[in-house]
RNA sequence: GACGAGAAAAGCCAUCCCCGCUGCGAGGCGGGCGCGGAAAGCCACGGGUCUCCUGCAGACGGCCGGGCCGCCUCA
Repeated sequence: GACGAGAAAAGCCAUCCCCGCUGCGAGGCGGGCGCGGAAAGCCACGGGUCUCCUGCAGACGGCCGGGCCGCCUCA
């Protein structure tokens, strides 16, 4: 340095729900909570689901696949 395994420690993210703001809507943002996660970090490339003003539109990366980067421990 690479690969493999891993939620044990330190950190990290954070379901559902609640409150506020925002959007036509799916949803998004902030705060609280924490089901869980070893990439639950990023990317809408493919599949899938959802929304609506039905389109060469939009949303979901914690639905699946893929790409890139990354902390710690063990071997």
Predicted 3D model of a 75-nucleotide RNA (c-di-GMP-I riboswitch aptamer) from Desulfovibrionaceae bacterium UBA6814. Its mean pLDDT, the model's own confidence on a scale to 100, is 78. Rfam family: c-di-GMP-I riboswitch aptamer. Rfam describes the family as follows. GEMM was predicted in a large-scale screen for bacterial structured RNA regulatory elements. Rfam links the family to the GO term cyclic-di-GMP binding.